[in-house]
RNA sequence: GCAAACCCGCCGAAAGGCGGCGACGCAGAGCCACGGGGCUAACGUAGUGCGCCGCUACGCCCGCCGGGCCGCCA
Numbered sequence: 001g002c003a004a005a006c007c008c009g010c011c012g013a014a015a016g017g018c019g020g021c022g023a024c025g026c027a028g029a030g031c032c033a034c035g036g037g038g039c040u041a042a043c044g045u046a047g048u049g050c051g052c053c054g055c056u057a058c059g060c061c062c063g064c065c066g067g068g069c070c071g072c073c074a
Base pairs, nucleotide, nucleotide: 001026002025007020008019009018010017011016024063030069031068032067034066035065036064037061038060039059044055045054047052
């Protein structure tokens, strides 16, 4: 310097994000979804007893690992 979880508000179908509160942690917990991994499943699609439900990322996670870019302190 940053700020996990909880709680509150807003956005979102959800995952999740943003703001507030708050510190579990982090010496790149800054940025980029590029490779792997993970989450969700709206759209689409298979099934259905019409209640639901399987698959699916073009959605998301950089505070899961690696890589790239630019940096701080000792």
Molecule: c-di-GMP-I riboswitch aptamer
Organism: soil metagenome